[in-house]
Formats: sequence, C1' cells, structure tokens
RNA sequence: GUAGCCCGCUAGACGACCGCUUGGUGCAAACUAAGAGGAAAGUCCGGGCAGCAUAGGAUACGACAGUCGUUAACGGCGACCGGGGGUGACCCUAGGGAAAGUGCCACAGAAACAAUACCGCCUCGUUACUGGUGUUCGCAAGGUCUAAUUCGUUAGGCUCGGCUUACUACCAGAGGUAAGGGUGAAAUGAGUGGGGUAAGAGCCCACAGCGUCAUAUGGUGACAUAUGGAGAAGGUAAACCCUGUCGGCUGCAAGGAGGUCAGCACAUAAGAACGAUCCGUUCGCUGGCCGCUACCCGCUUGAUUGUACUAGCAAUAGUAUGACUAGAUAGAUGGUCGUCCUCGACAAAACCCGGCUUACAGGCUGGCUACUACC
RNA sequence: CGGGGUGUAGCGCAGCCUGGUAGCGCGCCGCGUUCGGGACGCGGAGGUCGUGGGUUCAAAUCCCGCCACCCCGACCA
Repeated sequence: GUAGCCCGCUAGACGACCGCUUGGUGCAAACUAAGAGGAAAGUCCGGGCAGCAUAGGAUACGACAGUCGUUAACGGCGACCGGGGGUGACCCUAGGGAAAGUGCCACAGAAACAAUACCGCCUCGUUACUGGUGUUCGCAAGGUCUAAUUCGUUAGGCUCGGCUUACUACCAGAGGUAAGGGUGAAAUGAGUGGGGUAAGAGCCCACAGCGUCAUAUGGUGACAUAUGGAGAAGGUAAACCCUGUCGGCUGCAAGGAGGUCAGCACAUAAGAACGAUCCGUUCGCUGGCCGCUACCCGCUUGAUUGUACUAGCAAUAGUAUGACUAGAUAGAUGGUCGUCCUCGACAAAACCCGGCUUACAGGCUGGCUACUACC
Repeated sequence: CGGGGUGUAGCGCAGCCUGGUAGCGCGCCGCGUUCGGGACGCGGAGGUCGUGGGUUCAAAUCCCGCCACCCCGACCA
C1' cells in the first nucleotide's frame, strides 16, 4: 500500500420565543425544576410483583441438552472441549442416547437392513440326478444309393429328426462368492499392499484409520496424549421414544371490598374452589338488599446508574464515593426563527428489570491477519 | 397493553398431525352443441405453498427468525 477479520463509541450542536406533561412553592396569578431509546420495537425466553393454598405430591404435557463458571433467573452470557469452514486474523455449531424398543428410508434397484444374488467370477453339470447344443466312437430296424435277380427279394455302401461311447467348449439347472459392475442420498459400511483360495472375502499378515474398554500421565471438568485388550449390524430422535434437568395457573384489562337479611342443610356424603387429571388441602348452599368505582391506588429508588480501585482470561462480583434521571390515562416530550457543520438513519415510554431477535444514514476510535514493496 | 389464530392457482378451501404425486369447487381459455346466448359435454392453461435460514437423501408438511392480516380480553349493573 492492497485485501480482509473482530470489538467499542456516537445518533447534529448552540441560542431565542411560544406551547404540552409531571413535581415543588403559592389563596390565586405566577415562578421554578425535570421531561424517550439503543433498540422504547417483536412480545421470543427468564425473573420480580399481584391474585388463586405464603402453591404441596404424582401423572400428563411442554421446554432444554458437551464441560466449568456466572446470575435473582434463563433456552441468556463468558471461558474452554469436541466437530465443521477459512492461507490467516477469525467464524459457525439444537453438541445426551440409534447393540432398550417401535416406526420410516419414496422412485430406481436382486436386495433398504438378520435378509438377499441382477450382471460378473468360480465349482458342479462330466460318478448327486435330469434335459438340451456342439464335437466324437460305434450300431443299422427304417430310409436311400449301387449291383445281382426267379421281380418275391438278396448283398454291399451311405445316412439321421433313432440308439449309443467319449470329450467338457457351452446352455438350462444346482451350489459357492460380496472383491468388481449396475441402481440409489445411502448397499452390510476398516483403507493400502501382500498372502491365501476353485473364485473370493479381516479369511490371514504388515502398516495406517475407527469407535469402545482398561491402565498411566496432564486437566476442577468436558477431554487430550501414550500403551494394551477384546472388537466391527447403515441413516433418521428439529419421528415416536429412553435418560437427565427445569417448569403450578393466570397476567397491571393482575389486583386493591365486602357487609347484612331470609330460606334450606348440620357432615359421613353429595357439591364447589385450587383453570389438564388424580391425590391432597380448603369451603356450608341458594336468593334478596345495601355499598363501591376510579380523572384514585398499584406507578416508579431500582437485581438502578456515573467514576475510581480490587478479584477474575472473561461473563461477572465486591468496596469507596457521587447522582435521582418521564410516569401519562384519549394519553406530554412539540413548533417557529437565527448561527454553524460532515446536512442528520432506524424509530418513540404505558407495571418494572435481565437477555435474545429484528431495523438502522453518516461519522469516530482501538486491536489483529494475509499478501506485496521498501528500509 | 396482554392473549390466541391464519397465510397454498383470480376467489373460497383441502393436503401439514404421520415428510417423497400439490389437489377440489367456482372462475378463465379452446372446441362441440344452438339461429345466437346461457346451461350442458369434452379438452386445457394457471402455483417462488407469505418470507429468510436450518434438520433431512428429500420440506407446503418438522424446527428457528422475520412480514402481513384476523379474532378475543375492561367483575356485575
């Protein structure tokens, strides 16, 4: 210099005037103070808080799944391990169990996972049997040819669509093989070389690889490395399922109010509530009347936050000191003007908080990698 | 603010649970029938399965993230 990787910060600034919401002072008029975000969003997780038993047991159902840590909690976060990608910085990873069982693997293919043989290779077929093709040895009733003939036949030769000997080149058929071909996403699932065999095959051997078990070493651990033993039946669990862990339900439209009278009933039952079911716990039931209630409370001081230091690789935690920073209920946070600049994105509270996910113009800062050139 | 559901052809829907061919009705196009039209008969076209990823050999279907739309909830009076 070029190309890239990973964090962090910011989210126009200043001033004037007029408005809006809330707090404080004040009888009032008025004065004064504060007034959206990193995502306030999606409502996807987790917790607080509230009601129902200060929410108890089991089943069902749901979520999650390497290890260690962090936290109020989490399915989040941090570090590490294993796997994958990249020359690298670095990035991605729903990452328990497939010899507990069940299901599925379309089409194609012989066969889709204890069952098989399509092509190929090999053996038999040929003393296990049977049939056929071919070659071959022989026989000659019949057929045919030649000769003879008393015309009735006789002799000799040839011959197969007949019978038969042999061969084994082959087919049907019987068997072996799983190396090779072909189909398929996937083919019995350990590669290369050698031996072995009728042909083959971890069938055997050498080297290399795999998971698993044991031992040793390192590590809190997942795991890694080394040595040794026995071993070899695919994939799918974001299919059912098994194992382990966690979860009671409902959400601020939660919730904040019940009292009294009459009738029936008097526990053992029935019924009701605890919002999936059972247990368990609790409760008398029905009707009438009165009351409230709402521009109210819950509502914002809180797992809050700035700075410094300490512990830790980090997430995070602790200590000291400082700060108070919207709280509406038809819903405020706006408008106009002036100056300047790099001319300003996504978007705006509605009970609160921790995360995740998604949207986002421009600008700034830091760390790192590869290649090239020069010193 | 909170809770739940739905996106498949022009319109209305099935298929999704249990993964391998996307289908039904109306509509549309062509032909026949008719003097002509409708109805009817025959044939045909038309699909990023809302969108982006993941799991799997394979995804409309299973899982995750987004987008759009719809419905419900204020104790009684």
Two RNAs folded together computationally: RNase P RNA and transfer RNA, 452 nucleotides in total. The coordinates come from a structure-prediction model, not an experiment, and the mean pLDDT is 75. It holds a member of the Rfam family "Bacterial RNase P class A". It is annotated as a ribozyme.